[in-house]
Context: one part of a larger RNA
RNA sequence: AGUGAACGUUGGCGGCGUGGAUUAGGCAUGCAAGUCGUGCGACGAGGCCCGCAAGGGUACUCGAGCGGCGAAAGGGAGAGUAACGCGUGGGCCACCUACCCUUGGGUCCGGGAUAGCGGCGGGGAAAUGGAGGUAAUACCGGAUAACAUCUCAGGAUCAAAGGUGUGAUUCCGCCUGGGGAUGGGCCCGCGUCCUAUUAGUUUGUUGGUGAGGUAACGGCUCACCAAGGCUAAGAUGGGUACCGGGUGUGAGAGCAUGACCCGGCUCACUGGGACUGAGACACUGCCCAGACACCUACGGGUGGCUGCAGUCGAGAAUCUUCGGCAAUGAGCGCAAGCUUGACCGAGCGACGCCGCGUGCGGGAUGAAGGCCUUCGGGUUGUAAACCGCUGUCAGUGGGGAGGAAAUGCAUGGCCUCAGGGUCGGCCUGACCUAGCCUCAGAGGAAGCACGGGCUAAGUUCGUGCCAGCAGCCGCGGUAAGACGAACCGUGCGAACGUUGUUC
Numbered sequence: 001a002g003u004g005a006a007c008g009u010u011g012g013c014g015g016c017g018u019g020g021a022u023u024a025g026g027c028a029u030g031c032a033a034g035u036c037g038u039g040c041g042a043c044g045a046g047g048c049c050c051g052c053a054a055g056g057g058u059a060c061u062c063g064a065g066c067g068g069c070g071a072a073a074g075g076g077a078g079a080g081u082a083a084c085g086c087g088u089g090g091g092c093c094a095c096c097u098a099c100c101c102u103u104g105g106g107u108c109c110g111g112g113a114u115a116g117c118g119g120c121g122g123g124g125a126a127a128u129g130g131a132g133g134u135a136a137u138a139c140c141g142g143a144u145a146a147c148a149u150c151u152c153a154g155g156a157u158c159a160a161a162g163g164u165g166u167g168a169u170u171c172c173g174c175c176u177g178g179g180g181a182u183g184g185g186c187c188c189g190c191g192u193c194c195u196a197u198u199a200g201u202u203u204g205u206u207g208g209u210g211a212g213g214u215a216a217c218g219g220c221u222c223a224c225c226a227a228g229g230c231u232a233a234g235a236u237g238g239g240u241a242c243c244g245g246g247u248g249u250g251a252g253a254g255c256a257u258g259a260c261c262c263g264g265c266u267c268a269c270u271g272g273g274a275c276u277g278a279g280a281c282a283c284u285g286c287c288c289a290g291a292c293a294c295c296u297a298c299g300g301g302u303g304g305c306u307g308c309a310g311u312c313g314a315g316a317a318u319c320u321u322c323g324g325c326a327a328u329g330a331g332c333g334c335a336a337g338c339u340u341g342a343c344c345g346a347g348c349g350a351c352g353c354c355g356c357g358u359g360c361g362g363g364a365u366g367a368a369g370g371c372c373u374u375c376g377g378g379u380u381g382u383a384a385a386c387c388g389c390u391g392u393c394a395g396u397g398g399g400g401a402g403g404a405a406a407u408g409c410a411u412g413g414c415c416u417c418a419g420g421g422u423c424g425g426c427c428u429g430a431c432c433u434a435g436c437c438u439c440a441g442a443g444g445a446a447g448c449a450c451g452g453g454c455u456a457a458g459u460u461c462g463u464g465c466c467a468g469c470a471g472c473c474g475c476g477g478u479a480a481g482a483c484g485a486a487c488c489g490u491g492c493g494a495a496c497g498u499u500g501u502u503c
Stems, first nucleotide, its partner, number of pairs: 001502003005499005012356006018349002025312003029309003034069003039066002044061001047058004076267003085192008095184002100180008108142004117132001120129002148157003162172002193239003200230003205227008242264004246257004269290005292303004320346001322345003328342001329340004359389004369380004393444001395439001397437002402432002408426002412423004447492005452473003458487005468475002
């Protein structure tokens, strides 16, 4: 000098930050991922239209289902990992990439199911069984087939879906190629802690041939063959540890560190596994095993806060079961919009940094009181009282810029290719409130540590190697400037000290 700090005493306000470092211990409760009716059928309620009625149509709306996209992002944590994990520089003629941009071609003819639904079962519930019937941008067959794929270069193989609307080559989509962008996968050089009181280690091990597998190279896996590979420039083993940008300190070199923020990696009760998918071996998906916990009618089921709050435990120690989608961003949707504990805000904590205030001027008869005294006085001390002012902050009442212009709406003007672009008008703030005005009154706002030397600041009393102090030197055994108290002083000040830790 620094700190994600803690403890003691004290504590007025604001701004900006920051706050579970220990038990990756266990968790009650609520919320944290939905959306689309312009993909589909069906149901219920109400409105409107037709109708004598039955009934039909229409637009809107609700919940469940089929279907699409998303759910692999965002958010959390640092257990594991000494490793191509990370950092840096390269490579892939060995690779993938949904949505997006750009460019070429296509979008023909058919079919059978199934959920929802109604009916029947046994069940406490969850889950579930048989039979009936229905739709699609769900599923399947055929056609077409290239600048796609395979190829022995002759040839062979592979696709699609519609919706809205009066009207679709034109709007939103679908299929198949090329290119791009973005994101990822793999490989390599170099760098990356301690330990030799760890010296040898390895059998898919090292290499080859062939095959399988993968998006892709490869012992990645397998069969066969060879006997190799690493190591004192530290293999193997053990310990510790996420890594970097950075951060702290320091003149620098270095040393220490990796909180908050950003990038990468890894994990999601513990261990294992695959499915779906462009992408996962998937935090709030599935299956199996285990531990733990819960429900049960004992037959059987359910769960995973290292998301946001919150709770218990352990601990020196770390917050609200708050508000809002107004902004920024994300998902879905033609859109309106819906969702979003991301995020934006508010709350709590002097935890940190910074700013402000707790008044200002005058005032000696140097009041009283306190302390000291050589008893003369000195000091506290212009300090107070008293007189005159001011009104920061907090308090009262008022008014008010900005964070908000986009989207959308009204089909306003202009340009344009039915798309679309641009200009003007209207709408939208959870929360914060700058700056301003009004009112009252010095009123509501100062402590902590230290005073032997280092080190700024001393006297008296008490105690008597006791009680105690102490960072080091050292104080205390009867006049202690070092213990305790008082007065006085010194330092810093909404803080001041102590402890831990780093340089």